[in-house]
């Protein structure tokens, strides 16, 4: 000093919070779908359009809805 396992500890999971739980990260995790066009060899960007406050379950807000949702 590097790499690997455990354990503690903290982060993430396309829009808030809180509880329970799964994954996944350790500087990473993570940054949704879908089309015509344009850039390009491809990913990918741009641009138009959609869904949905959950990773998943329950609850609380916020939105729509007369209601149920």
């Nucleotide at each position: 000093a590097g790499c690997a396992c455990u354990c503690g500890c903290g982060g993430c999971g396309a829009u808030g919070a809180g509880g329970c739980u799964c994954g996944c990260c350790g500087u990473a995790a993570c940054c949704g779908c879908g089309g015509a066009c344009g850039c390009g060899a491809a990913c990918g960007c741009g641009c138009c359009g959609c869904u949905g406050a959950u990773g998943g379950c329950c609850u609380c807000u916020g939105c729509c809805g007369a209601c149920a949702g």
Molecule: Fluoride riboswitch aptamer (crcB RNA motif)
Organism: Streptomyces sp. SID4985